[in-house]
Predicted 3D model of a 479-nucleotide part of an RNA (small-subunit ribosomal RNA, 3' major domain) from Kaistia granuli. Rfam family: Bacterial small subunit ribosomal RNA. Model confidence (mean pLDDT): 81 of 100.

Context: one part of a larger RNA
């Protein structure tokens, strides 16, 4: 100088308190361990691995595992010799296929010195090489995590000090903040904080379609004529700043007012934004590289399996145990988004899943699409009209293919489950907590992941205790 302390001070954080709902217990999903396998690919491991990498494994993905195959190789670049283009379908044999033969058709390049001469393209050949998702993330680049959105880190000149180093950054106030005041051998100064950016939340212009409808016709229906005023869209401005008043504060930074004003008041809400490090943190399996290995195989292609197994343990979910609920009716009110190998309306079939059909729309125009908690009946406290596993049938869609292993339906079947020990997460406002929607992967297939907006609490005396940072001080035999 730092670390550290069951030192001492001050000071934050859902850190604890004070609420609200949950996990642990129960069936189901999903991921991990373990255990099974030919295989059950690989990684990730306290916090900060465990609905992670995977924004979606029937094949394909796909690294794995068996079994059949190919060896200048799926792919690049160079040499040589032969063909002349080449590309593509269909049909047939052999075979799991891959791949090999066989008819057959359709298309067939630019340049020329008109010589296959040159470039392509295609088969052969021999060798330089391709090629590894094959090991090191303790050789590495890029990227993330995490302390921590914590208020810190540090430098030049001075100064002190033999020297490590100190001083500035310490103190007296004071902030969300090394934020600002005032003092001080220090005086600037850089990276962070803050502001500048985006986004809601008020207003004003501009602007009027595919969007709106006050006035005036009109019509089932803003449907049509008129309108642009209002909602809206969507560009452009303005608005807040401790600016005004009082207190109180060192006559200062600031603090406090249920004080004015105002649509918003002390950062207005909320993103993006992550210092100088730390953990040899995490990826060699996105990528990109060193160095090491394999080169008829640790490489290339196929079929079939696997990754979905299952005494059991654990993380994260979802569904309920029911009355603030269950069924049945009724019907009002978002927003955020998606569509052209798409979204598909009306009409009609079907108990339904879906089918038939195809208007319309590259979309403020047409479509997904209907919101859902809400209101009324009934249910009268049971393992029940609560629950919906499980397992029989018979369908229904994607898709060469649903058996291993898809999702959905109809009827039957009706398992545990009566609120969950010890422990232990989350959250402070439009938040928990509930309730629906839409999207990204995607043929197909979410209870996950990312987003929408409905309905909307409780409760913080206060910081004595846990946890985990920040500052000053102090003890060490510990770098």
């Nucleotide at each position: 100088u730092g670390a550290c302390g069951g030192g001492g001070g001050c000071c934050c954080g859902c850190a604890c308190a004070a609420g609200c709902g949950g996990u642990g217990g129960a069936g189901c999903a999903u991921g991990u361990g373990g255990u099974u396998u030919a295989a059950u690919u690989c990684g990730a491991a306290g916090c900060a691995a465990c609905g992670c990498g995977c924004a979606g494994a029937a094949c394909c993905u796909u690294a794995c595992c068996a079994g059949c195959u190919c060896u200048u190789g799926a792919c690049a670049u160079g040499u040589c010799a032969c063909g002349u283009a080449u590309g593509g379908g269909u049909a047939c044999c052999g075979g799991a296929g891959a791949c090999g033969g066989u008819a057959u058709c359709c298309u067939u390049c630019a340049g020329u010195u008109c010589g296959g001469c040159u470039g392509g393209c295609g088969u052969g050949a021999a060798c330089a090489c391709a090629g590894g998702u094959g090991c090191u993330g303790c050789a590495u680049g890029g990227c993330u995590g995490u302390c921590g959105u914590c208020a810190g880190c540090u430098c030049g000149u001075g100064u002190c000090g033999u020297g490590a180093g100190a001083u500035g950054u310490u103190g007296g106030g004071u902030u969300a903040a090394g934020u600002c005041c005032c003092g001080c051998a220090a005086c600037g100064a850089g990276c962070g904080c803050a502001a500048c950016c985006c986004u809601c939340g008020c207003c004003u212009c501009u602007a009027g379609u595919u969007g709106c409808c006050a006035u005036c016709a009109u019509u089932c229906a803003g449907u049509u004529g008129g309108g642009c005023a209002c909602u809206c869209u969507a560009g452009a401005g303005g608005g807040a700043c401790u600016g005004c008043c009082g207190g109180u504060g060192a006559u200062a930074a600031g603090c406090c007012g249920a004080g004015a004003g105002g649509a918003a008041g002390g950062u207005g809400g909320g993103g993006a934004u992550g210092a100088c490090g730390u953990c040899a943190a995490g990826u060699c399996c996105u990528c990109a590289u060193g160095g090491c290995c394999c080169u008829u195989a640790c490489g290339g292609g196929c079929u079939g399996g696997g990754c979905u197994a299952c005494a059991c343990a654990c993380g994260u979910g979802c569904u309920a145990c029911a009355a603030u609920g269950g069924c049945g009716g009724u019907g009002a009110c978002a927003a955020u988004g998606g569509g052209c190998a798409g979204c598909g309306a009306a009409a009609g079939g079907g108990c339904g899943a879906c089918c038939u059909g195809g208007a319309g729309c590259u979309a403020a125009u047409c479509u997904c699409a209907a919101a859902a908690a809400g209101c009324c009946g009934u249910c009268u406290c049971a393992g029940u009209u609560c629950g919906g596993a499980u397992u029989g049938c018979a369908c229904u869609c994607u898709g060469c293919a649903a058996c291993u292993c898809g999702a959905g339906u109809g009827c039957a079947u009706g398992a545990a489950g009566u609120u969950g020990g010890a422990a232990u997460c989350g959250c402070u406002a439009g938040u928990a907590a509930u309730c629906g929607u839409g999207g990204a992967u995607c043929a197909g297939c979410a209870u996950g992941c990312c987003a929408c907006g409905g309905u909307g609490a409780a409760u913080a005396c206060g910081u004595u205790c846990c946890c985990g940072g920040g500052c000053c001080u102090u003890g060490u035999a510990c770098a």